SAM riboswitch aptamer (S box leader) from Mahella australiensis, 105 nucleotides, folded computationally. RNAcentral records the identical sequence in 2 taxa. Its Rfam family is "SAM riboswitch aptamer (S box leader)". Rfam links the family to the GO term regulation of gene expression.
RNA sequence: CCUUUAUCCAGAGAGGUGGAGGGACGGGCCCGAUGAAACCCAGCAACCGGCCAUUAGGUCCGGUGCUAAUUCCUGCAGGAGGUAUUUCCUUCUGAAAGAUGAGGG
Numbered sequence: 001c002c003u004u005u006a007u008c009c010a011g012a013g014a015g016g017u018g019g020a021g022g023g024a025c026g027g028g029c030c031c032g033a034u035g036a037a038a039c040c041c042a043g044c045a046a047c048c049g050g051c052c053a054u055u056a057g058g059u060c061c062g063g064u065g066c067u068a069a070u071u072c073c074u075g076c077a078g079g080a081g082g083u084a085u086u087u088c089c090u091u092c093u094g095a096a097a098g099a100u101g102a103g104g105g
Stems, first nucleotide, its partner, number of pairs: 001105008013041001015040003021031003025075004042067003047063002049060004071097001076094007
């Protein structure tokens, strides 16, 4: 980097260092010196794993992951409703893209 599969409307600090950016990308809309990213600590969760149970499940000593907003909304296709038939708005479904775990190349 490619690929298979599962999950993505729950949960998580007014702590230190740090100093301006950040929310994947485009469009929106947001967060940020009442301090961004990053690192440390703390916490949440329980995908893999260990242990107990060995059906359900429990626990965390291990490997990740995560800790503004639903994966913040939307980006393609289709359905329904409104306006009215160009367009626009609301809503639903499915894709795509992305993220994370586990496996394969």

The prediction has a mean pLDDT of 83.